Predicted 3D model of RNase P RNA and transfer RNA as a complex of 430 nucleotides. The coordinates come from a structure-prediction model, not an experiment, and the mean pLDDT is 77. Rfam match: Bacterial RNase P class A. By type it is a ribozyme.

RNA sequence: CGAGCCGGUCGGACGGUCGCGGGUCCGGCGGGCGACCGUCGGACGCGAGGAAAGUCCGAGCUCCACGACGCAGGGUAGCGGGUAACACCCGUCCGCCGCGAGGCGAGGACCAGCGCCACAGAGACGAGUCGGCACGGAGGCACUGCCUCCGUGCCGGGUGAAACGGGCAAGCUCUACCCGGUGCAAGGCCAAAUAGGGGGACCGGCACGGUGCCUUCGGGCAUGCGUGCGAGGGGUGCGUCGCCCCGUCCCCGGGUCGGCCGCUCGAGGCCUCGGGCAACCGGGGUCCUAGAUGGAUGACCGUCGCCACCGCGCGAGUGGUGGCACAGGACUCGGCUUACAGACCGCCGCUGGCA
RNA sequence: UGGGGUGUGGCCAAGCGGUAAGGCGCCUGACUCUGGAUCAGGAGAUCGAAGGUUCGAAUCCUUCCGCCCCAGCCA
Repeated sequence: CGAGCCGGUCGGACGGUCGCGGGUCCGGCGGGCGACCGUCGGACGCGAGGAAAGUCCGAGCUCCACGACGCAGGGUAGCGGGUAACACCCGUCCGCCGCGAGGCGAGGACCAGCGCCACAGAGACGAGUCGGCACGGAGGCACUGCCUCCGUGCCGGGUGAAACGGGCAAGCUCUACCCGGUGCAAGGCCAAAUAGGGGGACCGGCACGGUGCCUUCGGGCAUGCGUGCGAGGGGUGCGUCGCCCCGUCCCCGGGUCGGCCGCUCGAGGCCUCGGGCAACCGGGGUCCUAGAUGGAUGACCGUCGCCACCGCGCGAGUGGUGGCACAGGACUCGGCUUACAGACCGCCGCUGGCA
Repeated sequence: UGGGGUGUGGCCAAGCGGUAAGGCGCCUGACUCUGGAUCAGGAGAUCGAAGGUUCGAAUCCUUCCGCCCCAGCCA
């Protein structure tokens, strides 16, 4: 210098103007029965990410359920450690890949059982078959020899991923261990109108039925439970007719409309010391850093940085134009996966050149 | 937010470890004066993408992408 490996940091910077969404404090006005909300002015301060994404794992939190064990269902898998927990992370063994730095691994068990192993090949998983050779025996032709059958022994060219040696569990399964369900539209608080529920007071006619109590079994008493009739009251502007509706008042509790909370301080960030190979743990100090609910981050200007193109210049450079990735919160964390222009830092290995 | 299904020639689709069926459509030929119908033959598939398990993957596993469907509150 080239081409690499691993880990980490940043992901345009600074200033100004206008605008947007929250928070705290002060003051004013308005809406709503209320819970609460809106708006204006002033001051102070805040306002997306390393992935906020996919929603793939694990938890917190919430409500419901719950005596223990087991079955079913789902998941994990060398060994050890970390952690609130995990399928995550760290260390290490083994296997594979790479010259190497390093990378990848769903790496328990096919002597419990079932299943699968295409094509090719004599044979593909209970087997023992096919071919060849040697020896022995029997029979036939025929007697040098050839053929057939039986037994024993040896060999397996070749095929194929694999040849009685098995392989496959990211096939069923077995073993060990883990898992109750629900998801912030969880859930909690406040709380209209109407209807319905419970209680009390007051007023009130009749008949039938129902219900309750008592009974000498003949019935009696109670009852705003139902139906019908009647009386009364209200509505239809007033009167008559017709039609429709109806016990009155008070208290209590649940729920709906509506409003608020949950809602951001948390297994938190940074610095430092100690322990540990490391993941991580412990002590001390310091900081507060979005909370919307059709969903706020934008626009413009100036200076600078980087990239591309064009022009000038021998050159260092300089002028103009355009651009600055992936992407955006929605209860909150720990991970994984995926997307990403570019810049920087550190460790390590390989090859070549120069000194 | 939670759950489920699906992706295979231009279209509809079968296959779910062992060479990817079939139909419609397309092309060529025959028949016909010509077209249609009919008959014969043919082409056309990285099985949504990538990686893994396996001797072997459309099929099994993981991740990603696209499309479709269902459910949610109260009385």